[in-house]
Context: one part of a larger RNA
Molecule: small-subunit ribosomal RNA, 3' major domain
Organism: uncultured Acidobacteriaceae bacterium
RNA sequence: UGACGGGGGCCCGCACAAGCGGUGGAGCAUGUGGUUUAAUUCGACGCAACGCGAAGAACCUUACCUGGGCUCGAACGGCCUCUUAACGGCAGUGGAAACAUUGCUAUCCCGCAAGGGAGUGGGGUCGAGGUGCUGCAUGGCUGUCGUCAGCUCGUGUCGUGAGAUGUUGGGUUAAGUCCCGCAACGAGCGCAACCCUUGUCCUGUGUUGCUAAGUCGAAAGACAGCACUCUCAGGAGACCGCCAGCGAUAAGUUGGAGGAAGGUGGGGAUGACGUCAAGUCAUCAUGGCCUUUAUGUCCAGGGCUACACACGUGCUACAAUGGGCGGUACAAACCGACGCCAACCCGCGAGGGGGAGCAAAUCGGAGAAAACCGUCCUCAGUUCGGAUCGCAGGCUGCAACUCGCCUGCGUGAAGCUGGAAUCGCUAGUAAUGGUAUAUCAGAACGAUACCGUGAAUACGUUCCCGGGCC
Numbered sequence: 001u002g003a004c005g006g007g008g009g010c011c012c013g014c015a016c017a018a019g020c021g022g023u024g025g026a027g028c029a030u031g032u033g034g035u036u037u038a039a040u041u042c043g044a045c046g047c048a049a050c051g052c053g054a055a056g057a058a059c060c061u062u063a064c065c066u067g068g069g070c071u072c073g074a075a076c077g078g079c080c081u082c083u084u085a086a087c088g089g090c091a092g093u094g095g096a097a098a099c100a101u102u103g104c105u106a107u108c109c110c111g112c113a114a115g116g117g118a119g120u121g122g123g124g125u126c127g128a129g130g131u132g133c134u135g136c137a138u139g140g141c142u143g144u145c146g147u148c149a150g151c152u153c154g155u156g157u158c159g160u161g162a163g164a165u166g167u168u169g170g171g172u173u174a175a176g177u178c179c180c181g182c183a184a185c186g187a188g189c190g191c192a193a194c195c196c197u198u199g200u201c202c203u204g205u206g207u208u209g210c211u212a213a214g215u216c217g218a219a220a221g222a223c224a225g226c227a228c229u230c231u232c233a234g235g236a237g238a239c240c241g242c243c244a245g246c247g248a249u250a251a252g253u254u255g256g257a258g259g260a261a262g263g264u265g266g267g268g269a270u271g272a273c274g275u276c277a278a279g280u281c282a283u284c285a286u287g288g289c290c291u292u293u294a295u296g297u298c299c300a301g302g303g304c305u306a307c308a309c310a311c312g313u314g315c316u317a318c319a320a321u322g323g324g325c326g327g328u329a330c331a332a333a334c335c336g337a338c339g340c341c342a343a344c345c346c347g348c349g350a351g352g353g354g355g356a357g358c359a360a361a362u363c364g365g366a367g368a369a370a371a372c373c374g375u376c377c378u379c380a381g382u383u384c385g386g387a388u389c390g391c392a393g394g395c396u397g398c399a400a401c402u403c404g405c406c407u408g409c410g411u412g413a414a415g416c417u418g419g420a421a422u423c424g425c426u427a428g429u430a431a432u433g434g435u436a437u438a439u440c441a442g443a444a445c446g447a448u449a450c451c452g453u454g455a456a457u458a459c460g461u462u463c464c465c466g467g468g469c470c
Stems, first nucleotide, its partner, number of pairs: 008470006015461002019425005026316008034307002042053002064302007076127007084119001088105007107118004129291002132289003138285002140280003143276001145274001150189006156165003169180003195268004200236005206230001209226003214223003239262001242256005318418001322377006334365003339358002344353003384415001389410007431453007
């Protein structure tokens, strides 16, 4: 000077408390450990590993295993040398394929020609290749404390010096935010603001959007119009600006007015100096080491999907605030040409046929679902729950056995609200309901977005956890 303390003081945070809903019990999905295996490729391990890398393992991916091939090699370049059909194409044979092998055919330019050159191929050689090791040799990127309010510097001053001061103190703030004071005076990185989005209004814009008034029409719609909604450009608006109280006449704070919005309006992006030799050599790059007929490379099949078990994260439930059936209403955002696929027809259905429109405010995905109305069920392992299994089908794709998804019929397991413990959340939030997208041939209960319905509680800071200042 730091760090630490079951030292003290002050302060903050879903940290506790007050509430609401979960996890922990069941079944399944998924990740991990363990075990097994020829292989179950590798990495990640308290918070900050475990629906993580992986925004998608049938083959491919793929790195693993078994077996079969190749050795200048799966791509490319330089040099030397030889060659002129050994390459390519077509056809065949062996083979699981990779590959091996047989037959036929057979390049261009210059030149009259001889010949030369290019190109191809073989050999040699210098590079190759490596998801092999080291993240404790590294770059880059990332997590974390933490969007916490801190971290420093110049000059001056003090101290023999390490250092201190400034940055402490009195107030205040979300904030080292601001005010006042002060041997300090200033400055930088952070904070805030500038950026995006959302909430109100104005101006412009008016099709593919909209429809108040008018005409036609049974309706759909057409004409007409740009008022409204909306689109996307530009502006206005919020600043403790106004009033009152408190305060030190300050910073500010409490209440009020006006206002769509009030004290950073809500949300996002933005992550200081540093910490953890944190993570990543398997995105990539890269030093060193190792390997070079193999630790490289090609192919087929298998594996990553195993299963006495243990843990994490989820989904579905255990029911009546519910389940089944019928009717009916209201979104936002997103995507579409190797695509989205309408009408119509077939099928109980998954789906099949069909072919219109649309590079999309025009056409399509597209039915929103909870909700509401009607009706059946009446407390039961049930008309709850749907695991598991059987049969029959559909789709994608060379190919669904290992190992995909979906449909119909049958089957109808555990489960009656979950021990110790533990997690999330303060408002359009929690809870609950559906929709879309990326990846993607196919394959979400995951992830990322979107909207619908829409709460309860916060006395307070004694305690638990983390953090800041003295």